[in-house]
């Protein structure tokens, strides 16, 4: 100089008017200070906090996770290892428990796909048949070669598939084959290092059984109570309508006012139900309680930011020191003018916080591989 990997950060910038909007403050309806989106404010996938509801404990059932270890408030997140794959390396990627509990799946292909299996090939030792020769007690009999592949034996090699019950060699065989051996590889035990996951090797067993498939079902281990800030709490009008109290009514008689009796209506009791009998009631007004509209509150100091220092390989942790950094609720965080530059992505808080995923023009930098060339 190329070409990568990988980990953090920025995300126009400065000044001038005029605007909004929380909050202080004043001389209080206008002035003045101050703060005033995001690294994802997204999607709402996880975990949590906080808030009501349920709840003794535990189990069913469903749901998520899932190699070890450690980090946290906690995870399905992080971090360091393992182990497997990819890559020449930095490095990335990985639902990464159990298939010698049990069911259950496997398309075409192809002889066979699960306690396999013979289509081509190999042999044809054995047993048939046929031919030739040899001996015999001679239409058979044996024996010996030789031939066929009728039975049968193989499973080495071709061939089928994504996958056909270890490789290689070397004896062995009629051909063959873990049948037998050496090496390699599995597996199971001890041994050694590791907290583990695992992993070593010149150690024993065992010829090798036990093929995949669990984002199949299921078994095994671990967590999970359910609803949300429109949660929830406090104040509390106007009508209507409940509950107390004061007050006391339609008609009709009788009377001098008062007053008193009968009758209707309603509501209670009694009663299966109707008459009936017994009590009680009405406008109004003032008082209580429930609630609605509407306001207050939950709301923003928090597993909180910086920075020093200190333990950790790190995720992170203690410790001092500073520091407050939107908090609305029809929803503020803009307009506009200049100057400059690289000419400006993605996006817009709505109760808080961790995390993942996903969107992003274009820049800044730590580290670290690999190549080619100087020196």
């Nucleotide at each position: 100089g190329g070409a990568g990997u990988u980990g953090g950060c920025c995300g126009a910038a400065c000044a001038g008017c005029c605007g909004c909007u929380g909050c202080c403050g004043c001389u209080u309806u206008g002035c003045g200070g101050u703060g005033g989106a995001g690294g994802a404010a997204a999607g709402u996938c996880c975990g949590g906090g906080c808030u009501c509801c349920a709840g003794a404990g535990g189990g069913c059932a469903g749901g998520a996770c899932g190699c070890c270890a450690g980090g946290u408030a906690a995870c399905g997140c992080c971090u360091g290892g393992g182990c497997g794959g990819c890559g020449c390396g930095a490095g990335c990627c990985g639902a990464c428990g159990g298939a010698a509990a049990g069911u259950g799946c496997a398309g075409c292909a192809g002889a066979g796909a699960g306690c396999a299996g013979a289509c081509c090939g190999c042999c044809g030792a054995u047993g048939g048949c046929u031919g030739c020769a040899g001996c015999c007690a001679c239409u058979g009999g044996u024996u010996g070669c030789a031939g066929c592949a009728c039975a049968g034996g193989c499973a080495a090699g071709g061939g089928u598939g994504a996958a056909a019950g270890g490789g290689u060699g070397c004896g062995g065989u009629a051909a063959g084959a873990g049948c037998g051996c050496a090496c390699c590889g599995c597996g199971c035990g001890a041994c050694c290092g590791g907290u583990a996951a695992c992993g070593g090797g010149a150690c024993g067993c065992g010829g090798c059984a036990c093929g995949g498939u669990a984002a199949a079902c299921c078994c095994c281990g671990u967590c999970c109570g359910g609803a949300g800030c429109a949660a929830g709490g406090c104040c509390a009008a106007a009508u209507a309508g409940g509950g107390a109290a004061g007050c006391a009514c339609g008609g009709c008689g009788g009377u001098u006012c008062u007053c008193c009796g009968c009758c209707a209506g309603c509501g209670c009791g009694u009663g299966g139900c109707c008459c009936g009998c017994g009590c009680g009631c009405g406008a109004c007004u003032u008082c209580c309680g429930g609630g609605u509209a509407g306001g207050c509150u939950g709301c923003u100091u928090g597993a909180g930011g910086c920075g020093c220092a200190u333990g950790g390989u790190g995720a992170c942790g203690u410790g001092c020191g500073u520091c407050c950094c939107a908090g609305a609720g029809g929803a503020a965080u803009g307009g506009u003018u200049g100057u400059u530059c690289u000419c400006g992505a993605c996006a817009g808080a709505a109760c808080c916080c961790g995390g993942c995923u996903u969107a992003c023009a274009g820049g800044c930098u730590g580290a670290c591989u690999c190549c080619a060339c100087c020196u």

This is a predicted structure of a 375-nucleotide RNA (Bacterial RNase P class A) from Algiphilus sp.
It is recorded under the gene name rnpB.
Of the family's consensus pairs, 92% are formed in the model.
Rfam family: Bacterial RNase P class A. The family's RNA type in Rfam is ribozyme. From the family's description: Ribonuclease P (RNase P) is a ubiquitous endoribonuclease, found in archaea, bacteria and eukarya as well as chloroplasts and mitochondria.
Model confidence (mean pLDDT): 76 of 100.